[in-house]
RNA sequence: GGUUGGGUUCCGCGCGGCACACACUUGCCAACCCCGCCAGGACCGGAAGGGAGCAACGGUACGCGAGUCCCUGUGAGUGUUGCGGAGCUGCCUAACC
Repeated sequence: GGUUGGGUUCCGCGCGGCACACACUUGCCAACCCCGCCAGGACCGGAAGGGAGCAACGGUACGCGAGUCCCUGUGAGUGUUGCGGAGCUGCCUAACC
């Protein structure tokens, strides 16, 4: 120097980890315009009782905080990851001549 192969380059498909979202658990969370239950008071009634219903109490929605990745989805100069296709101008490397 040449030939062949591999890596670097591009594309596609997977696997695991990381991150995010969904989901789940838990806590907070509605003066009134959510629900339940409604003391007192007011109202109707001759009476028994009844309707409505504030506070209090309880529950829940929307939202927010924390936890969990078991499931699901998404992401990337993820990883001594795998496979296939493309590319061989250049660079690196192995074998042979």
Bacterial small signal recognition particle RNA from a Chloroflexota bacterium, 97 nucleotides, folded computationally. It is recorded under the gene name ffs. The coordinates come from a structure-prediction model, not an experiment, and the mean pLDDT is 76. The sequence is in RNAcentral, with records from ENA.